[in-house]
Context: one part of a larger RNA
RNA sequence: CUGGGCCUAAAGCGCCCGUAGCCGGCCCGACAAGUCACCCUUUAAAGACCCCGGCUCAACCGGGGAAAUGGGGGUGAUACUGUCGGGCUAGGGGGCGGGAGAGGCCAGCGGUACUCCCGGAGUAGGGGCGAAAUCCUCAGAUCCCGGGAGGACCACCAGUGGCGAAAGCGGCUGGCUAGAACGCGCCCGACGGUGAGGGGCGAAAGCCGGGGCAGCAAAAGGGAUUAGAUACCCCUGUAGUCCCGGCUGUAAACGAUGCGGGCUAGGUGUCACAUGGGCUUAGAGCCCAUGUGGUGCCGCAGGGAAGCCGUUAAGCCCGCCGCCUGGGGAGUACGGUCGCAAGACUGAAACUU
Numbered sequence: 001c002u003g004g005g006c007c008u009a010a011a012g013c014g015c016c017c018g019u020a021g022c023c024g025g026c027c028c029g030a031c032a033a034g035u036c037a038c039c040c041u042u043u044a045a046a047g048a049c050c051c052c053g054g055c056u057c058a059a060c061c062g063g064g065g066a067a068a069u070g071g072g073g074g075u076g077a078u079a080c081u082g083u084c085g086g087g088c089u090a091g092g093g094g095g096c097g098g099g100a101g102a103g104g105c106c107a108g109c110g111g112u113a114c115u116c117c118c119g120g121a122g123u124a125g126g127g128g129c130g131a132a133a134u135c136c137u138c139a140g141a142u143c144c145c146g147g148g149a150g151g152a153c154c155a156c157c158a159g160u161g162g163c164g165a166a167a168g169c170g171g172c173u174g175g176c177u178a179g180a181a182c183g184c185g186c187c188c189g190a191c192g193g194u195g196a197g198g199g200g201c202g203a204a205a206g207c208c209g210g211g212g213c214a215g216c217a218a219a220a221g222g223g224a225u226u227a228g229a230u231a232c233c234c235c236u237g238u239a240g241u242c243c244c245g246g247c248u249g250u251a252a253a254c255g256a257u258g259c260g261g262g263c264u265a266g267g268u269g270u271c272a273c274a275u276g277g278g279c280u281u282a283g284a285g286c287c288c289a290u291g292u293g294g295u296g297c298c299g300c301a302g303g304g305a306a307g308c309c310g311u312u313a314a315g316c317c318c319g320c321c322g323c324c325u326g327g328g329g330a331g332u333a334c335g336g337u338c339g340c341a342a343g344a345c346u347g348a349a350a351c352u353u
Base pairs, nucleotide, nucleotide: 003325004324005323006322007307008306012321014201015200016199017198021194022193023192025088026087027086028085029084030083031082033081034080035077036076037075038074039073040072041071042070049065050064051063052062053061054060091191092188093187094186095184096183097182103177104176105175106174107173108172109171110154111153114150115149116148117147118146119145120144125136126135162169163168206247207246208245209244210243211242215241216240220236221235222234223233258320259319260318261317262316263315266298267297268296269295270294271293272292273291274290275289276288277287278286279285302309303308326353327352328351335346336345337344338343
């Protein structure tokens, strides 16, 4: 000496399930594999190390000694790890109870606006912009009233709120279905954690087949602006956006912060449940306190290059996985796997600095 790191400098897999592996709560017993002690043996010679000696010295050479490390065997120790056996309930799971929620899937119903069509009424403009024009309109537009059709969406409530593993989820009702929190402490009895491979889910855009198309709108056409204007603005407008089935598998998939567990001051808001108390128009009502769980803000110690983080850690520890190792070349080339394709995943080097 036997790495240091990953919020923002390079670096946490988009998320979850889970195989192997690695890791593993409390008590008792047995064994003695790991572990430890001692003994025997082996670990050739030379070299290296220590002592002595020979060439005048040294290099070089000779003699002697001590090892070190590993292997094998034996005897012994049993705290820890392990294996086996027995027991436990604090981890984990199950059960029961009343609540919360845009969690998911399916079906039905509703509402405003919008566009189009029909009818009525009505006349010269409407629309649009910084200003205009393209555009619509006397074949009667815009505006107003009535009726009808269609597709998409779901104002207010709405929150600094809730739910979900993430992606994500918001009109109402019903059906089916999943998870979490709280309370009880009834049952099981370590059944757990992580997770290489693997599997599943996965916004938008895109692709394939079928349907649908009101509004919006890549591309495209036109009008402006401008030196130009392949843009920003305006008028149109097709894919698409919507539905069903299948594929793609990406993202600033972000908390740019992997998952699980333990420990380490507080204050304040909010959501859910439980318990106790006060008020009560007696309502699953209002208010207060305490506990548990979630979600925010502030902040001690501590951490950090700082910004900041701070019991929802980026603090102090343990377990497991993933990843980084200067910039460019390059997430490229080649090869492989996957995909209908687009492309995705894996992923260099020369050269340059």
Molecule: small-subunit ribosomal RNA, central domain
Organism: Sulfolobus sp. AHU-3F